RNA sequence: AGUCGGGCCCCACGCGGCGGCGCGUCGUGAAUCGGGUCAGGGUCGGAAGACAGCAGCCCUCAGCGAUUGUGGCCGGGUGCCGUGGGUCGCCUGGCUUCC
Numbered sequence: 001a002g003u004c005g006g007g008c009c010c011c012a013c014g015c016g017g018c019g020g021c022g023c024g025u026c027g028u029g030a031a032u033c034g035g036g037u038c039a040g041g042g043u044c045g046g047a048a049g050a051c052a053g054c055a056g057c058c059c060u061c062a063g064c065g066a067u068u069g070u071g072g073c074c075g076g077g078u079g080c081c082g083u084g085g086g087u088c089g090c091c092u093g094g095c096u097u098c099c
Base pairs, nucleotide, nucleotide: 001096002095003094004093005092006091007090008089009086010085011084012083013082014081015079016078018075019074020073021072022070023069024067025066026065027064028063034059035058036057037056042051043050044049
């Protein structure tokens, strides 16, 4: 000096993992401006009954909380991970040749 290989570095892809968002699920969830049922009481009625309807109860909207699920989206100073590539940027090893 050349060549081959390894490591670091950079890039791409893949896999796993972490975090956030979404979806699903569970819970909670309306003095009144959601629904249903409406005790008591009220109104109408001669009566039978009817009507409106407070509380309570039930179901739920928005919202709030939880996550055990989903694997949808996004992200990274994620990983003694995998594959391929990069420039010759750094380090290192083998071989050959020259001085």

Description:
A computed fold for a 99-nucleotide RNA from Ferrimicrobium sp., annotated as Bacterial small signal recognition particle RNA. Of the family's consensus pairs, 96% are formed in the model. RNAcentral holds the sequence, with entries from ENA. Rfam family: Bacterial small signal recognition particle RNA. The family's RNA type in Rfam is non-coding RNA gene. About the family: The signal recognition particle (SRP) is a universally conserved ribonucleoprotein involved in the co-translational targeting of proteins to membranes. The source organism's lineage runs through Bacteria, Bacillati, Acidimicrobiia, Acidimicrobiaceae and Ferrimicrobium. The prediction has a mean pLDDT of 75. A source record names the gene ffs.